[in-house]
């Protein structure tokens, strides 16, 4: 822009990527950018699941471990937001 369909709105949120910070990492946060989500609000209380700094075991290079992380991995707690009874 066009076409159809509906007539439950205003609107929020921000996935990967990139960029800068920061951390041992996993990730985090800012920016940019939308995969998607009616709780993808907030919250580690419970499993899951990634990290192994530290510490132990073993030895030449692994392996276990979370107090770290993940709330966009479930489930628990809590709060909003619309529409019907």
């Nucleotide at each position: 822009c066009c076409a159809a369909a509906u007539u439950u709105u205003u609107g929020g949120c921000a996935a990967a990527c990139c960029c800068g910070u920061u951390g041992a990492a996993a990730g985090a946060c800012g920016g940019a950018g939308a995969c998607g989500c009616a709780a993808a609000g907030c919250u580690u209380c419970c499993g899951g699941c990634c990290u192994a700094a530290u510490g132990g075991u073993a030895u030449u290079u692994a392996c276990c471990u979370a107090u770290g992380g993940u709330a966009g991995c479930g489930g628990g707690g809590u709060u909003g937001c619309a529409a019907a009874g």
Annotation
c-di-GMP-I riboswitch aptamer from Methylotenera sp., 85 nucleotides, folded computationally. Taxonomically the source falls in Methylotenera (Bacteria, Pseudomonadota, Betaproteobacteria, Nitrosomonadales). Its mean pLDDT, the model's own confidence on a scale to 100, is 84.